Context: one part of a larger RNA
RNA sequence: CCCUGGUUAAGGAACUCUGCAAACUAGCACCGUAUCUUCGGUAUAAGGUGUGCCUACUUCUGUAUAGAGAUUUACUCUCGAAAGCGGAAGAGGUUGCAACAAAGAGUCCCUCCCGACUGUUUACCAAAAACACAGCACUUUGCUAACUCGCAAGAGGAUGUAUAAGGUGUGACGCCUGCCCGGUGCUCGAAGGUUAAUUGAUGAUGUCAGCGUAAGCGAAGCAUUUGAUCGAAGCCCGAGUAAACGGCGGCCGUAACUAUAACGGUCCUAAGGUAGCGAAAUUCCUUGUCGGUUAAAUACCGACCUGCAUGAAUGGCGUAACGAGAUGGGAGCUGUCUCAACCAGGGAUCCA
Numbered sequence: 001c002c003c004u005g006g007u008u009a010a011g012g013a014a015c016u017c018u019g020c021a022a023a024c025u026a027g028c029a030c031c032g033u034a035u036c037u038u039c040g041g042u043a044u045a046a047g048g049u050g051u052g053c054c055u056a057c058u059u060c061u062g063u064a065u066a067g068a069g070a071u072u073u074a075c076u077c078u079c080g081a082a083a084g085c086g087g088a089a090g091a092g093g094u095u096g097c098a099a100c101a102a103a104g105a106g107u108c109c110c111u112c113c114c115g116a117c118u119g120u121u122u123a124c125c126a127a128a129a130a131c132a133c134a135g136c137a138c139u140u141u142g143c144u145a146a147c148u149c150g151c152a153a154g155a156g157g158a159u160g161u162a163u164a165a166g167g168u169g170u171g172a173c174g175c176c177u178g179c180c181c182g183g184u185g186c187u188c189g190a191a192g193g194u195u196a197a198u199u200g201a202u203g204a205u206g207u208c209a210g211c212g213u214a215a216g217c218g219a220a221g222c223a224u225u226u227g228a229u230c231g232a233a234g235c236c237c238g239a240g241u242a243a244a245c246g247g248c249g250g251c252c253g254u255a256a257c258u259a260u261a262a263c264g265g266u267c268c269u270a271a272g273g274u275a276g277c278g279a280a281a282u283u284c285c286u287u288g289u290c291g292g293u294u295a296a297a298u299a300c301c302g303a304c305c306u307g308c309a310u311g312a313a314u315g316g317c318g319u320a321a322c323g324a325g326a327u328g329g330g331a332g333c334u335g336u337c338u339c340a341a342c343c344a345g346g347g348a349u350c351c352a
Stems, first nucleotide, its partner, number of pairs: 001347008010338002014336001019333001027051005036041001038172001052094004057090007067079004071074001095099001107331004113325001114323002119131002135170007147156003173318004178248003183245002185241005192236003203225005210217002249267005276310001277307001288304005
């Protein structure tokens, strides 16, 4: 010097990103217990009091028989002592600094965010607000089911049968879940357009009989090529569908102070954001403004709404209980600090 423990005057979070770490609390019995609430809880809420040992003391009580009584004469019912072994109170006494004397053994309260909850997770830097979840919704599937694995046979689904099984989203509960089908997707439709393999009409070319004085023409065949006609789904097309993927405007003017605009005009759109919530886990400007908390607050809580860029199962807003979750405040408590000191054990190093 480092590590692990212990103690500390006065103060008591002044430390610090943050009470990180440490300390306080702690058992049992009794008293007492707010707010909120899904009436179960919250709750050991909070906050108090008691606690050892002795007594030939008092009361109540558990456990049985002797005995007494009753009748329906029974292994019956009722009452019930002395004695013994316990339990709970009371009274008196007594020791210590201290009686759950050791060990072991909750700190508590208020506000708010997120997630309902118990659970799961990054074996070895993340335990969470992430995942899951019950519940809700959409969708597929009529059984040789859909779907999954396998080349196949076959297997799972399921020795199940739509109150079943698969997929997707949301995520208890309460109140709710607005408008848009133009785009993309999905479902349904089938008149027309387009369209594959197939079929091979027609034309062209090469070759070669034949004709012709020649130039050239040129049947059939065999080749090369052209591609009329026939032709399904799909696409184009017509509808539906948003708890499918998704989307949910701009400018100008206007009221008898001012300000603002219930109101009007205009352009665009598929439709222009409803209810809620809102400087938010979302707010750039921003330490927004106001109120509360503080002596002092970029924090926190409550409001306002000017939402850069909230918003309804990509769920919206509430919410008791729960949380090794995030933020803020308070009480207690403390070597976190003012400001350090000492002690014990272990280690490194140096010296002997």

The part of an RNA shown here (large-subunit ribosomal RNA, domain IV) has 352 nucleotides and comes from a seawater metagenome. It matches the Rfam family "Bacterial large subunit ribosomal RNA". The coordinates come from a structure-prediction model, not an experiment, and the mean pLDDT is 87.